[in-house]
RNA sequence: AGGGUUUGAUCCUGGCUCAGAGUGAACGCUGGCGGCGUGGAUUAGGCAUGCAAGUCGAGCGAUUGAUCUAUUGAGAGUGUGCUGACCUUCGGGAAGGUGCGCGAUCGAUGGAACGAUAGCGGCAAACCGGUGAGUAACGCGUGGGUGACCUACCGUGAGGAGGAGAACAGCUCCGCGAAAGCGGGGGUAAUACUCCAUGUUCCUGGUAUCUAGCGGAUACUAGGCAAAGACGGCCUCUACAUGUAAGCUGUCGCCUUAUGAGGGGCCCGCGUCCUAUCAGGUAGUUGGUGUGGGUAACGGCCCACCAAGCCUAAAACGGGUAGCUGGCGUAAGAGCGUGACCAGCCACAUCGGGACUGAGACACUGCCCGGACUCCUACGGGAGGCUGCAGUCGAGAAUCUUUCUCAAUGGACGAAAGUCUGAAGAUGCGACGCCGCGUGGGGGAUGAAGGUUUUCGGAUUGUAAACCCCUUUUAUUGAGGAGGAAUGGCCCGGGGCGAAUAGUGCCCGGGAAGAGACUGUACUCAAUGAAUAAGCCACGGCUAACUCCGUGCCAGCAGCCGCGGUAAUACGGAGGUGGCGAGCGUUACUCGGUAUGACUGGGUGUAAAGGGUCCGUAGGCGGCCAUGAAAGUGUCUGGUGAAAUCUUUCGGCUCAACCGAAAAAUAGCCUUUCAAACUUCAUGGCUGGAGGAUGGGAGAGGAGAGUGGAACUGUUGGUGUAAAGGUGAAAUUUGUGGAUAUCAACAGGAACGCCUGUGGGGAAGCCGGCUCUCUGGUCCAUACCUGACGCUGAGGGACGAAAGCUAGGGGAGCGAACAGGAUUAGAUACCCUGGUAGUCCUAGCUGUAAACGAUGGGCACUAGGUGCUUGUUCUUUUAGAAUGGGUGCCGCAGUAAACACAUUAAGUGCCCCACCUGGGGACUACGGCCGCAAGGCUAAAACUCAAAGGAAUUGACGGGGGCCCGCACAAGCGGUGGAACACGUGGUUUAAUUCGAUCCUACGCGAGUAACCAUACCAGGGUUUGACAUGCUGGAAGUAGUAGCCUGAAAGGGCGUCCGACCGGUAACAAUCCGGAACCAGCACAGGUGCUGCAUGGCUGUCGUCAGCUCGUGCCGUGAGGUGUUCCCUUAAGUGGGAGAACGAGCGCAACCCUCGUGUUUAGUUGCCACUUCUAACUUCGGUUAGGAAGCACUCUAAACAGACUGCCCGCGUUAAGUGGGAGGAAGGUGGGGAUGACGUCAAGUCCGCAUGGCCCUUAUGUCCUGGGCGACACACGUGUUACAAUGCUUGCUACAACGGGAGGCUAAGCCGCGAGGCGGAGCAAAUCCCUAAAAAGCAAGCUCAGUACGGAUUGCAGGCUGCAAUUCGCCUGCAUGAAGCUGGAAUCGCUAGUAAUGGCGCAUCAGCUCGGCGCCGUGAAUACGUUCCCGGGCCUUGUACACACCGCCCGUCAAGCGCUGAAAGUGGGGAGCGCCCGAAGCCCCAUGUAUGUGAGGUCACGGUGAAUUUCAUGAUUGGCGCUAAGUCGUAACAAGGUA
Repeated sequence: AGGGUUUGAUCCUGGCUCAGAGUGAACGCUGGCGGCGUGGAUUAGGCAUGCAAGUCGAGCGAUUGAUCUAUUGAGAGUGUGCUGACCUUCGGGAAGGUGCGCGAUCGAUGGAACGAUAGCGGCAAACCGGUGAGUAACGCGUGGGUGACCUACCGUGAGGAGGAGAACAGCUCCGCGAAAGCGGGGGUAAUACUCCAUGUUCCUGGUAUCUAGCGGAUACUAGGCAAAGACGGCCUCUACAUGUAAGCUGUCGCCUUAUGAGGGGCCCGCGUCCUAUCAGGUAGUUGGUGUGGGUAACGGCCCACCAAGCCUAAAACGGGUAGCUGGCGUAAGAGCGUGACCAGCCACAUCGGGACUGAGACACUGCCCGGACUCCUACGGGAGGCUGCAGUCGAGAAUCUUUCUCAAUGGACGAAAGUCUGAAGAUGCGACGCCGCGUGGGGGAUGAAGGUUUUCGGAUUGUAAACCCCUUUUAUUGAGGAGGAAUGGCCCGGGGCGAAUAGUGCCCGGGAAGAGACUGUACUCAAUGAAUAAGCCACGGCUAACUCCGUGCCAGCAGCCGCGGUAAUACGGAGGUGGCGAGCGUUACUCGGUAUGACUGGGUGUAAAGGGUCCGUAGGCGGCCAUGAAAGUGUCUGGUGAAAUCUUUCGGCUCAACCGAAAAAUAGCCUUUCAAACUUCAUGGCUGGAGGAUGGGAGAGGAGAGUGGAACUGUUGGUGUAAAGGUGAAAUUUGUGGAUAUCAACAGGAACGCCUGUGGGGAAGCCGGCUCUCUGGUCCAUACCUGACGCUGAGGGACGAAAGCUAGGGGAGCGAACAGGAUUAGAUACCCUGGUAGUCCUAGCUGUAAACGAUGGGCACUAGGUGCUUGUUCUUUUAGAAUGGGUGCCGCAGUAAACACAUUAAGUGCCCCACCUGGGGACUACGGCCGCAAGGCUAAAACUCAAAGGAAUUGACGGGGGCCCGCACAAGCGGUGGAACACGUGGUUUAAUUCGAUCCUACGCGAGUAACCAUACCAGGGUUUGACAUGCUGGAAGUAGUAGCCUGAAAGGGCGUCCGACCGGUAACAAUCCGGAACCAGCACAGGUGCUGCAUGGCUGUCGUCAGCUCGUGCCGUGAGGUGUUCCCUUAAGUGGGAGAACGAGCGCAACCCUCGUGUUUAGUUGCCACUUCUAACUUCGGUUAGGAAGCACUCUAAACAGACUGCCCGCGUUAAGUGGGAGGAAGGUGGGGAUGACGUCAAGUCCGCAUGGCCCUUAUGUCCUGGGCGACACACGUGUUACAAUGCUUGCUACAACGGGAGGCUAAGCCGCGAGGCGGAGCAAAUCCCUAAAAAGCAAGCUCAGUACGGAUUGCAGGCUGCAAUUCGCCUGCAUGAAGCUGGAAUCGCUAGUAAUGGCGCAUCAGCUCGGCGCCGUGAAUACGUUCCCGGGCCUUGUACACACCGCCCGUCAAGCGCUGAAAGUGGGGAGCGCCCGAAGCCCCAUGUAUGUGAGGUCACGGUGAAUUUCAUGAUUGGCGCUAAGUCGUAACAAGGUA
């Protein structure tokens, strides 16, 4: 930065589409690690469970735990004194009782320090966190204002804290209830509550002064309003007096007030989406009054009364959509899009309403009421609100853990410790994004194997792998191991307060202990081992990257163009390649590209687009000079523009992402100083713009009235008679009842000939006989007046052709509709005969046109030339010049895509308006406005296409034009089409009738010979390395082969005798060994007239032997392309000459080549025989015939030359090319004929001549054989032959050719046969011999117009020839038979001179066989005025909507399918407002009069109801549109499209 796509190609316009970047994404395939971010965009749908707002016991009473203490009680047990049943060894022992002591343990009361906390109380709960439903608004942003305000906690200052009192929870006792909870009695504390006092200030009012109008400031004055204690320490003072507190002291708290900071309320300027198919809206609406209510505060915020205002095109009101911003994405920028995360503001908290408390709320986890929903219930009643964090269901393409911790940061409370904190910090999950790292590095060629491909050689995968060496990020394991921790509290010291060595707040310094969710994390080291780690998309063009196979308009792809119908780089797979890479693609959306909404930065003659025209409102824009102001403008200053983001620099994580610091930046808004050129405003002036005045001018300008002649039609009368009229031709029609024609008179209506002119006038539409009246505009001259009065013009108004409408007239001609006649396949048309509305007038409506110059208006500027028209001036006055207005043509610069425009701009500028943004749908629907109606104006969407278009180019085409050719027509001659037969084709038939050729350009064509063969077809019988080629391997001697035999239709199969292998080598000997050939077996392969001529080569046909087709350089054009090649003359010709931005050249034309026509020379054998001569025969003795010699004169043969060139003469022509005539000449203007076929066209023909890609068959689609078929036969066509007869036929006689052919051949003479033919065999590889007789013609005779003495088909019999073989299926002969046919409808073919016509002859093929083909010679015409027409062609030009090119393109109805949409009786849902009814909670107010009450009223959510409104969905039926390979009917348009 551009690219693809409209065309055959081009330029332009114009849409569609792609490459880029981005995302809170999703989906598909894939997935190693880490860091940093990020994650419910849909149902503001419903929610289980847990947690998310508490804290303070240093406010209070009470309760309670454990420890200690004091007092007291109980107390197992135990010590001791006394007593002692009973026992006794008499020494004594002993249950039990009792006094005193100790006493685990258990209580009670009081106290101490510590802990807990239901309640009262304080503070917080209005923050934090979530979401974006609502909101188009002072909601947000930005900048201001508040002299109209508030502010808890915090800071600072001043002052104060005196006295008194009554309650209520908790608790206790009762009661109700399932529960939630509630009620009653009793009693109690406070930093809870109440009252009194004081009161600087403060609040309310008054006065005065000041101030910026104020509710601001100051002074004075009247009235009014406060408070609470708690904890620690101490004894200096006071009191009691051990020590305490009412004292002192410290801290915290409390009250009043001022102020600060931060926060908030309210107000204002500016900005803030779409819609006018929403144009009018509004009754508290707008303003005032009240010193009304309400509020912290202004205010209709609310109320009463008064007035009738207020908003609106600068968009009110309504509808739709939407949280706004910093920013984010994109973009070069301007913009456009967007508002996730982070940050600011707003709004909301199940839906709706409401207030309470409070500094703050009308309060997310408060209260009350109503609705919906969910849950509990004992049915009486209750409970709830995740748009907090997790999580769940639902819906969805789609969005996470019911985790850890308060360690850090922050918040609430607290004196503090601390408690709470789903804020936050962390963690988990998700490639969702960004960033980083890795999946190894080096070496390694026999370029391994495998894959893919192949022209079979190879190439590629590919140093890739293997293999060798190395490393260890990551991973795993182990070891070590930061940082995030600073505070606070405690202890010590210093300073401050204090009487104080208590104490303590604050400040400073020091010290000890202790606190980490993440986490043994980051990081480091070691060990192990290349070990744990690559995919996705694409590969036709755009767009980097190509081959094979499969498929066969199928399956499929596709962003656009477009791929796929048998060779698909586009489908699917594979190999390879390209791109990106832990990702890659797809989808969706945004910006970009797109200057495709254009401010930067577009347009409107023909592509989309100038309003039909003018007047004019708002608005926009506006001449010259001076002065002032300073709104715009410029400039100096200050403020703001939050932070984050972006940018720059520096820094921190190994880098980066990320993070931090600093700087810079920030449109803009506010403020302020100065300036005064420009714009603006004010004032004053000017005359050039504009207007006026005066004097002239032209004119179909407009309106009205009158009037004229021609024509036409009708009526009356006259003359007059058979037609008239009309058409391509006719008919309908008129006419003997007298038309048409003609004369006269009369009537009527409409239009105004000539003049008349790219003449005139008008704003446009439009305006045309003449006269009069009224009237508009315009031009010129003068420079007298005004003094910017101007231009444009959204809305608006007026005018506005034709047709149409309403009412009334009028109506001659013309003439929709209609009728008839024609035309036609039809003809609702074109043509004709009629004819109604209408056309005309008056009055009114309609308001549109290709209303066009397809060109809005105004002003200025920018070469000219030449006409017309109308003024003025001057001059040398049949005229010229100058200067104005208007109207044409040509043309420069310039512009434009081109065409073209060009002082009458489409040029260059300025001002204003209108309009355009792909085609179709659609000059449509719906809605609105207008209209009597018809309809007009305004004006979408769904859906659909990749184009639609403009200009120009080259072709092609035209029932366009011009010029010119051709047996193209015409003029002629002869045919075809009718008959029979032959041949070919179609069709039909068949086992097969092999295949191909199909308008001209297939059809006597491939085939220049179908009995077999050929042969490809059919039936049957065989065969499988094969009928044929090459290679390899192996085998092989009495082998291969072979006479013969069997079988068989043959092929083939089988048997098999005599004999019996070839060539080279091995020194000699070889059937035997070796090699090769042949043979056998096997493997590769052969083979295919199988398919595709639309994969091809080659060859061919056709246009067309038409005169064309191109190139190089130059020039022109943006380009396709043009020029040259056009034009004039000429030619058979792009043949030549001249002109010419062309100059040259090539392929074609012509010429060169062959042949025929004339001559010369050369050469004479097999040709010739004039002259000469020989021999023989005959002889009319002249000679003739035959043969020979000699000869080359002639003919001829075949080679080389000559000749013809418009060279000569005359005319014409441009002095040319040339042309007409003439001379000479065998031949004259290309002498006749042939060969020769440009660039190309028809996907023309041929795969069955051959070659060949691909595909197909391989015991068969190959190959061999026998027989059959290609020969069929109701029919149709084409090409021929023979005829139909007398210009003939038959018979006889008699002439004259040329081209050719001949050895498996031509075959003579002679003989046989009626003949075909046979016998025969001379001669001849040929100027020698043979085929070979030429025929028509000529002569003579017959036939005499007849289906014949024409014609010969058909058939019978008898023969001949070829051949292995003539049945299917050959040719010929003889005899017999004797069909159709008597000149051929429509139509159609050939031929212009040695031609047509006609006669025969030869050849190829070939054993044989033709009416065909190719050649040859004989006889031998007629006609061409001419180019109008038919066909084909060439050149120029014109039109074109064609380019597959007129066999083109293309329109509409109908029919079918699909889609979209309008209307529609209605039906269903949503929104919004109005009237009325009802009216919860709450608030306000009144009454009662002290109660936590009751009652009345007002307001009011929800609800109900009525009439209307809007929107969405749906609806029998109905209208339209679009799309859809091959439907129907016509042919409207494109050419003069056949009626422009």
Molecule: small-subunit ribosomal RNA
Organism: metagenome